The part of an RNA shown here (small-subunit ribosomal RNA, 5' domain) has 523 nucleotides and comes from Agathobacter sp.
Context: one part of a larger RNA
RNA sequence: GGAUGAACGCUGGCGGCGUGCUUAACACAUGCAAGUCGAACGAAGCACUCUAUUUGAUUUUCUUCGGAGAUGAAGAUUUUGUGACUGAGUGGCGGACGGGUGAGUAACGCGUGGGUAACCUGCCUCAUACAGGGGGAUAACAGUUGGAAACGACUGCUAAUACCGCAUAAGCGCACGGUACCGCAUGGUACCGUGUGAAAAACUCCGGUGGUAUGAGAUGGACCCGCGUCUGAUUAGCUAGUUGGUGGGGUAACAGCCUACCAAGGCGACGAUCAGUAGCCGACCUGAGAGGGUGACCGGCCACAUUGGGACUGAGACACGGCCCAAACUCCUACGGGAGGCAGCAGUGGGGAAUAUUGCACAAUGGGGGAAACCCUGAUGCAGCGACGCCGCGUGAGCGAAGAAGUAUUUCGGUAUGUAAAGCUCUAUCAGCAGGGAAGAAAAAAUGACGGUACCUGACUAAGAAGCACCGGCUAAAUACGUGCCAGCAGCCGCGGUAAUACGUAUGGUGCAAGCGUUAUCC
Numbered sequence: 001g002g003a004u005g006a007a008c009g010c011u012g013g014c015g016g017c018g019u020g021c022u023u024a025a026c027a028c029a030u031g032c033a034a035g036u037c038g039a040a041c042g043a044a045g046c047a048c049u050c051u052a053u054u055u056g057a058u059u060u061u062c063u064u065c066g067g068a069g070a071u072g073a074a075g076a077u078u079u080u081g082u083g084a085c086u087g088a089g090u091g092g093c094g095g096a097c098g099g100g101u102g103a104g105u106a107a108c109g110c111g112u113g114g115g116u117a118a119c120c121u122g123c124c125u126c127a128u129a130c131a132g133g134g135g136g137a138u139a140a141c142a143g144u145u146g147g148a149a150a151c152g153a154c155u156g157c158u159a160a161u162a163c164c165g166c167a168u169a170a171g172c173g174c175a176c177g178g179u180a181c182c183g184c185a186u187g188g189u190a191c192c193g194u195g196u197g198a199a200a201a202a203c204u205c206c207g208g209u210g211g212u213a214u215g216a217g218a219u220g221g222a223c224c225c226g227c228g229u230c231u232g233a234u235u236a237g238c239u240a241g242u243u244g245g246u247g248g249g250g251u252a253a254c255a256g257c258c259u260a261c262c263a264a265g266g267c268g269a270c271g272a273u274c275a276g277u278a279g280c281c282g283a284c285c286u287g288a289g290a291g292g293g294u295g296a297c298c299g300g301c302c303a304c305a306u307u308g309g310g311a312c313u314g315a316g317a318c319a320c321g322g323c324c325c326a327a328a329c330u331c332c333u334a335c336g337g338g339a340g341g342c343a344g345c346a347g348u349g350g351g352g353a354a355u356a357u358u359g360c361a362c363a364a365u366g367g368g369g370g371a372a373a374c375c376c377u378g379a380u381g382c383a384g385c386g387a388c389g390c391c392g393c394g395u396g397a398g399c400g401a402a403g404a405a406g407u408a409u410u411u412c413g414g415u416a417u418g419u420a421a422a423g424c425u426c427u428a429u430c431a432g433c434a435g436g437g438a439a440g441a442a443a444a445a446a447u448g449a450c451g452g453u454a455c456c457u458g459a460c461u462a463a464g465a466a467g468c469a470c471c472g473g474c475u476a477a478a479u480a481c482g483u484g485c486c487a488g489c490a491g492c493c494g495c496g497g498u499a500a501u502a503c504g505u506a507u508g509g510u511g512c513a514a515g516c517g518u519u520a521u522c523c
Base pairs, nucleotide, nucleotide: 001523002522003521004520006519007518008517009516010515013393014392015391016390017389018388019386020385021351026349027348028347030346031345032344035093036092037091040090041089044086045085046083047082048081052077053076054075055074059070060069061068062067100304101303102302109229110228111227112226113225114224115223116222119221120220124217125216126215127214128213129212130211132166134164135163141156142155143154144153145152146151172197173196174195175194176193177192178191179190180189181188182187202209203208230276231275232274237267238266239265242264243263244262245261246260247259248258249257279301280300281299282298283294284293285292286291306327307326308325309324310323329340330339331338332337357383359382360381361380365379366377367376368375369374396426397425398424399423406417407416408415409414430464433458434457435456436455440450467512468511469510470509471508472493473492474491478507479506480505481504482503488495489494
């Protein structure tokens, strides 16, 4: 000198774009953050409609005035059908994405380059072949019943794109046999024969949307390998599933991944093991570069979700807002037992030098569900707060000497502040007032949170808008007074003990400027 997710002191006009718990992966009140589909399904409710029964207002006919008949509003029960209707339940898809954090991890975790003849892949695209015929349940619901609650238990009824057999098998899997071709070792590919195994679901507004099998693609993942990846030898030996083999198991798949047996191996001064520290990278800061430092924001990968373990479901998890167990903590309890997990967005307490609103909207971009309408979305888009950073603008411009007053100083003549002010003439950026007013919306229309925002026009007033540090040398800028080795200053040299350009104040000056200094850290 440059830089910062900064903090502190003094000061503070406006705007744009960014950015904001670096500390306790400390504990969390409250609200929201993952739902959706009635075009899979049954039942219920609601509204309308239809049928029947019942009660029967009103009107009316006859009348012997007692009554009899007709009409049939409204209500109740029941039957049929309809619905941009409603919330539970079965079922499907999605809750493995998106969002957060960096505790752990020195590791194939990450980066880079390869390999899989050892693998998987829902939704999507393409192609081929299919969808025949049956069955038994179960939630909801009703009844009984246990419990304070959370939540159940029993009996009975019912549906499906829920579940289970059977049929069929182009193709596929498995076992055995054979032929051809190829390779980088194990081997691979194609074809043939025999035996054997496994499928399917309907809905519809009639346009479609779905279902099953197989093959290919795309996308996403899994595993393996070469090289690179901090410090310590005041850590020198480490290792029993350890290293290898065989049999068996297991996985999508290879493998001591697991297991039984056998052998005795494997790693290490080219630093094993141990200990400490740490998420890694693209990048960022600095530097002419080489290098050094950092890993906030943004992007990629990894790991984690109170702590520790476990599996279930599923194409995908060993699953932040799923399940089970254990532990600590908090809460409820009728003491028998239950409930919870902000390292999601806001917000609270605590810690700290220190870090924001319990905001608006799904209008846009994207995501989930749905045929769609649409619903959900604290992702996201915006707004709020903070000079935290960068950038831009303003705080006026011209003329103006009686060089006014005041202040400081003085050799008392003057000198400085200083064209500075006053005064005269202008202008109106920003802020304030009034009027108009977007693009962002997507090629019919409609649809904008931001926002009456940006922007434009008009009127109006120099008005509402300057500080901070320094002035001995390094280093641009000096005088007076006060103090008297005191009070104090200080980055280094050093200054202060009675004439201090170094302390404090004033005047003046210098530098930067909505900032200026200090502290911390890096180059």

Lineage of the source: Bacteria > Bacillati > Clostridia > Lachnospiraceae > Agathobacter. It matches the Rfam family "Bacterial small subunit ribosomal RNA". The full RNA is in RNAcentral, with records from ENA and SILVA.